[in-house]
RNA sequence: GCUCGUGUAGCUCAGGGAGAGCGCAAGACUGAAGAUCUUGAGGUCCCUGGUUCGAUCUCGGGCGCGAGCA
Numbered sequence: 001g002c003u004c005g006u007g008u009a010g011c012u013c014a015g016g017g018a019g020a021g022c023g024c025a026a027g028a029c030u031g032a033a034g035a036u037c038u039u040g041a042g043g044u045c046c047c048u049g050g051u052u053c054g055a056u057c058u059c060g061g062g063c064g065c066g067a068g069c070a
Stems, first nucleotide, its partner, number of pairs: 001069007010022004017053001024040005046062005
């Protein structure tokens, strides 16, 4: 330099009208914990244009990270 993959909650990941599991907090239960159940908090969805009624998702460009080729 070229090609491919990837970027979303503390972690691992889904997703055209933002969610799950784990973790965290509170409550129930327990002598106390753990397990279990219920509830809750937590997101500039990397940036910028296009498509769309609507973009986190699709397309172009950029940036970061990883891999391959040279």